[in-house]
Context: one part of a larger RNA
RNA sequence: CGUUUAGUGGAUGCCUUGGCACACAGAGGCUAUGAAGGACGUGAUACGCUGCGAUAAGCGUUGGGGAGCUGCGAAUAAGCUUUGAUCCAACGAUUUCCGAAUGGGGAAACCCACCUUAACAGACCUGUAUAUUAUUAGCCGUCCUUUUGGGCGUCUAACUUAUACAAGUUUGUCAUGGGUAUAAUUAACUAAAUACAUAGGUUAAUUAAGCAAACCUGGGGAACUGAAACAUCUAAGUACCCAGAGGAAAAGACAUCAACCGAGAUUCCGUUAGUAGUGGCGAGCGAAAGCGGAUCAGGCCAGUGGCCAUUUUUAAUUCAGCAGAAUAACCUGGAAAGGUUAACCUUAGUGGGUGACAGUCCCGUAUGCAAAAAAUUGAAUUUGGUCCUUGAGUAGGGCGGAACACGUGAAAUUCUGUCUGAAUAUGGGGGGACCACCCUCCAAGCCUAAAUACUCCUGUGUGACCGAUAGUGAACAAGUACCGUGAGGGAAAGGUGAAAAGCACCCCGACGAGGGGAGUGAAACAGUUCCUGAAACUGAACGUCUACAAGCUGUAGGAGCCACCUUGCGUGGCGACUGCGUACCUUUUGUAUAAUGGGUCAGCGACUUAGUCUUACUAGCAAGCUUAAACCGAUAGGUGUAGGCGCAGCGAAAGCGAGUCUUAAUAGGGCGACUAAGUUAGUAGGAUUAGACCCGAAACCGAGUGAUCUAGCUAUGAGCAGGUUGAAGGUGCAGUAACAUGCACUGGAGGACCGAACCCACCUAUGUUGAAAAAUGGGGGGAUGACUUGUUGCUAGGGGUGAAAGGCCAAUCAAACUCGGAGAUAGCUGGUUCUCCGCGAAAUCUAUUUAGGUAGAGCGUCAAAUGAAUACCAACGGGGGUAGAGCACUGAAUGGGCUAGGGGGUCUCACCGACUUACCAAACCUAAUCAAACUCCGAAUACCGUUGAGUACUAUUUGGCAGACACACUGCGGGUGCUAAGGUCCGUAGUGGAAAGGGAAACAGCCCUGACCGCCGUCUAAGGUCCCUAAGUGAUAGUUAAGUGGUAAAGCAUGUGAGAAUGCACAGACAACCAGGAGGUUGGCUUAGAAGCAGCCACCCUUUAAAGAUAGCGUAACAGCUCACUGGUCAAGCGUUCUUGCGGCGAAAAUGUACCGGGGCUUAAACUAUCCACCGAAGACGCGGGUGCACAUUUAUGUGCGCGGUAGCGGAGCGUUCCGUAAGCCUGUGAAGGCGUCCUGUGAGGGGCGUUGGAGGUAUCGGAAGUGAGAAUGCUGACAUGAGUAACGACAAAGAGGGUGAGAGACCCUCUCGCCAAAAGAUCAAGGUUUCCUGCGCAAUGCUAAUCAGCGCAGGGUUAGCCGGCCCCUAAGUCGAGGCAGAAAUGCGUAGACGAUGGGAACGAGGUUAAUAUUCCUCGGCCAGCGGGUAGUGACGGAUCCAGUGUAUCGUAUUUCCUUAUUGGAUUGGAAAUGCGGUGAAUGGGUUCCAGGAAAUAGCUCCCGCAUUAGACCGUACCCCAAACCGACACAGGUGAUCAGGUAGAGAAUACCAAGGCGCUU
Repeated sequence: CGUUUAGUGGAUGCCUUGGCACACAGAGGCUAUGAAGGACGUGAUACGCUGCGAUAAGCGUUGGGGAGCUGCGAAUAAGCUUUGAUCCAACGAUUUCCGAAUGGGGAAACCCACCUUAACAGACCUGUAUAUUAUUAGCCGUCCUUUUGGGCGUCUAACUUAUACAAGUUUGUCAUGGGUAUAAUUAACUAAAUACAUAGGUUAAUUAAGCAAACCUGGGGAACUGAAACAUCUAAGUACCCAGAGGAAAAGACAUCAACCGAGAUUCCGUUAGUAGUGGCGAGCGAAAGCGGAUCAGGCCAGUGGCCAUUUUUAAUUCAGCAGAAUAACCUGGAAAGGUUAACCUUAGUGGGUGACAGUCCCGUAUGCAAAAAAUUGAAUUUGGUCCUUGAGUAGGGCGGAACACGUGAAAUUCUGUCUGAAUAUGGGGGGACCACCCUCCAAGCCUAAAUACUCCUGUGUGACCGAUAGUGAACAAGUACCGUGAGGGAAAGGUGAAAAGCACCCCGACGAGGGGAGUGAAACAGUUCCUGAAACUGAACGUCUACAAGCUGUAGGAGCCACCUUGCGUGGCGACUGCGUACCUUUUGUAUAAUGGGUCAGCGACUUAGUCUUACUAGCAAGCUUAAACCGAUAGGUGUAGGCGCAGCGAAAGCGAGUCUUAAUAGGGCGACUAAGUUAGUAGGAUUAGACCCGAAACCGAGUGAUCUAGCUAUGAGCAGGUUGAAGGUGCAGUAACAUGCACUGGAGGACCGAACCCACCUAUGUUGAAAAAUGGGGGGAUGACUUGUUGCUAGGGGUGAAAGGCCAAUCAAACUCGGAGAUAGCUGGUUCUCCGCGAAAUCUAUUUAGGUAGAGCGUCAAAUGAAUACCAACGGGGGUAGAGCACUGAAUGGGCUAGGGGGUCUCACCGACUUACCAAACCUAAUCAAACUCCGAAUACCGUUGAGUACUAUUUGGCAGACACACUGCGGGUGCUAAGGUCCGUAGUGGAAAGGGAAACAGCCCUGACCGCCGUCUAAGGUCCCUAAGUGAUAGUUAAGUGGUAAAGCAUGUGAGAAUGCACAGACAACCAGGAGGUUGGCUUAGAAGCAGCCACCCUUUAAAGAUAGCGUAACAGCUCACUGGUCAAGCGUUCUUGCGGCGAAAAUGUACCGGGGCUUAAACUAUCCACCGAAGACGCGGGUGCACAUUUAUGUGCGCGGUAGCGGAGCGUUCCGUAAGCCUGUGAAGGCGUCCUGUGAGGGGCGUUGGAGGUAUCGGAAGUGAGAAUGCUGACAUGAGUAACGACAAAGAGGGUGAGAGACCCUCUCGCCAAAAGAUCAAGGUUUCCUGCGCAAUGCUAAUCAGCGCAGGGUUAGCCGGCCCCUAAGUCGAGGCAGAAAUGCGUAGACGAUGGGAACGAGGUUAAUAUUCCUCGGCCAGCGGGUAGUGACGGAUCCAGUGUAUCGUAUUUCCUUAUUGGAUUGGAAAUGCGGUGAAUGGGUUCCAGGAAAUAGCUCCCGCAUUAGACCGUACCCCAAACCGACACAGGUGAUCAGGUAGAGAAUACCAAGGCGCUU
């Protein structure tokens, strides 16, 4: 790589319960008789939905119906039902709490009341009855007695008490029911200042209030945008806000139009008409009359009327229902409705279901029938009630606005904020300023159906609408989950099978998860997110290749291996090795580009629709064509002629008319006619108005939501270890005449000092995909104050707040957030989806608030017309002022001559003047020059015209449609620049752009050449021929020695070849060798010296074959060595200059040779010249095929010429979805879809076969489009890569043994070790809301494992008169009857009410539970009523000091007791009591300071009166500096109050320890 086979995933196909859009009907409201919408309940079990409401998936009555039923919901249990259930319809009953919410309040579903009411209880009272005893009185008896008298007993009377019953009164409790809001209207009763009265108050009755989709009327009223800017204008009276009404609303019966004819309310449709107009006369806006239609309706202000209510009757409709025809056999199959063969019904062959497709199987359908009660509508009828008198602060006018199509305009008409102000029928309004005439109408009062608009909702039906990324956001527990403080935002998610027949039983495994058998079934690869089951992606097996090999991964060739059977010139798979070869898209002059975009795959994703205009084609009719609305009909079609276009033009117009206008004109001229085709539809191209191909802003405006963050402020509370300093003042003493002043002590001030908690955030490190969307570590600043902090409240978006940084206003701030206008706009960027064929651009001109945009022209294409009008070439005829050249002009400019002039010098010197000159120099002469803006001259080309031949469908015009107006390089001619640039700007030609092929190593723009397709054919071009690498180690003659070739200059050189000139030379040249190279003289000067040789001057003479007053080296100076020059030896050429070919040096760079493409090349494989041969391209030719155009004819062939292509134009097709064709055809003997393979067509594509699949598909010809994707940092989903990588969240730390268990580093127990200890301990508030406890469990959650858990399931758990709330009271503030203000909505606010963070009654100890306790238990305590009055109290700051009490706690000592498993000894721990000592709260008191420190109609105290009962309701579990709150997390962050042990220490610092808690989930 290929094949096979799996997984993952959920595309595709098929399906549809849900949507979408309409048609026709209905309905168009509900609500204080409590709505809409909710909360909470309600079932045997009950999570969600549905139903219902304590009568709670329901109760009653009436009607229907007739066998099962207890909703979705499947299970079990328990029930109901022919005495008629469930179910359907109508009418009733019930209907908790919230909500307009309405008794008051309130943080909706809660709290608190008052009045009345059954009943009960108590008390009182009345009556009756009973009872006994008590009292009193009397009589009698008896006893005692001194008497008054006393005791006892019976009876009577009175009174009282107790009990029972009955009635009544009253008090209390209180089930249940009812009532108690506000406003307006009406009525009654009362009643202030104030006499009558009124305001006000009370009571009664009636009405209103709130909700609801669009439509409607009215009150307010934007901005983006368009005008290519913007201000009038537009958008638009739109969006939005507000008020109100109805089933419709509004309008409406002419003080209207019209035009001298007439019409006769309003509304709506068609037309008039994009007309008249209006308009920075820009963009735009835009009528009316009239005509055709829909529908029609007029009335009233004293009546033949309208409206309302009511009586009786009747018709129809609605709200349940009933009847309802007709089929068999065989075949296939799991199943028949399919196939075959025969039947039948039809006023029924709409539709749905049934194991595949059913007229005759089921439900239905056509058709016919039906109502106890109720509702609606219509018609008729009875009776009653109620309702007005002709329109003045009006018409009109002034000013300012608005509406009218009409923007103040000449501006009529309508409305009115303001100021004015008529007539009144003998009058008034209007007829587009105004006036007259004429015509027409009668304002300032009211009502009015239909035709019209809309659809939250109900019923029926329809669809060339969707079919699960579609169609509603929502086919499913969807406005759900989830996000946000809030307004608000807002998903994903359909399918087993005909039937659960949903896998009994066995096995592995942990009594798991999962799997293997067995069984069911047509099918289990239909086994529970289960139909089909694609792709990305991930495995496994096999074939082939692969471990010296370098790449856009293919293509062409191809060894070898493997496989198959149809054995052939077969097919398929892999493929060593070789040639060639830098993806796609976009944007660009130009991209492999190291410019943009895409990780991959699947699905979705962009030129549409409507009106108007225009052009082409097609069709109908044609000097005509055609209807619109509407009506009839009902798939067809017919009617409808209002209107439109055309048939005639010209003119500004009146107007005239084949002409007309201009004009004095009959002239001339312009535009027309002559020369005449339209119109209505359909389709296509284009324009325009609309979002207008799709996606994309930053912004603007409207209405709302936010101060739980943060800024400031209000009210009310709280906090600040410890240490230090020592102001004022005071006291004493000293001192002073008196002050002053001093000293000591006292005192305790301070935006004082040091420093924890607390607050802040200056430095640094870490962190930077963090532990953390701002932190951590180490340091730092403030820390009694302009301090910090809790709770409550207020300020809101052009606004707030700001000790001010443009800071903060919910992780957002030079104008928050949410929704809407809205699809704002975007001359800008990106993207824009199938095929083939023909032609084929431009990057220029002009204009532009224009330069990256646009328009006209140029250039393209298509059609028609004309018909060579065109281009190339030749000849001929033209004009020109460029190149060149020249200097005649204009200028520039050099040398010389001549010479005015000027300057200098000399002479004279007073002038005139003379002479002269390395000076400057006009003109002129001579020589040699220069010029885009010079020309005495002057081409080649180019351009114009005529003629001619050949070639080429070339040209022009008209019309439709464009694209393009960023260009690039090369050669040539130029400007600019530096005769720089891959620079820039023109002209001209070419190429690229839009062009492939060959060459130039590679290389858009250079050279050759223009690709219709195929061929393992031939010839060539540029360029090549030693090897890489196709073709000559070709030929001849030279050159080069430098690897020159195969980078470069000035300059340099005795490199070398060729040529020319000139000199020396056998009388001996050049070179070499031998020898000489002398004397005057050390020339003079200078110098310390200077002798040839520091320097200056001179540079002579002599001897000679020759020898410089010396060319060089050298010395301090000499010396010395050479040279020039001469002789000899040798022996034949030697030297100089110039021109030229090829070479050399000059020549230093950054990863690596690296300037031939490499190897390599030297009489060549370099260079020059000549010659022959060969190679070489997609060129040409050959063979075959396709196609366009033209022509021809024999009409299916031939001939000729073509066929690169971006933007673009034109032509022809393929496929997808749906509709007709189609009750047809294919299909369970297997549709669509999926996978593979073969065949076929130029292509998009098409067809066959196999397999999977299991129910639909659709030929042909037409029609209609949500019609074709690879790119838009596209959208959604799935899956990769990174990667088995980073990480596993404070470095306080673990170890061992035992237990449990399938399994133990993490769970439980024990021991040891470590950490915190002003916490990492304990208790509350806020917030959370069951996390608490127990049992069972381990899929997921826990950053690992887990037997564990704040996880899953189940059960359990929260007990109050004295804790908190509720309650009473008030603060900031909030609401607010009346009231005030305001277009509306609303704002403010009185009375009043609400509102804690504050004020207000009362409890402790011990015990107890798995889980609660100031709540339960035990013991012992404590508080509280209602009304009235009175004055007080309630009642308050900071700082600082003191007192005393001694709660609590700690240390220590002593004693006693308990424990330490028997005894003894020693010791440890605990409890109680007592003594001593330390710290020390509430509370009370004092001092001092200035900033001067809540309220209450509550409560308390005192007095009077009444009452004697009772303590309801809510919270209470658990976490609470945190794994349970706020931070997306079991997050190193944040979070208010309280408690505060030991040793050391000033200390709450710090260190170590206690109680207690932990070792931070790898």
Predicted 3D model of a 1562-nucleotide part of an RNA (large-subunit ribosomal RNA, half A) from uncultured Robiginitomaculum sp. Model confidence (mean pLDDT): 81 of 100. The full RNA is in RNAcentral, with records from MGnify.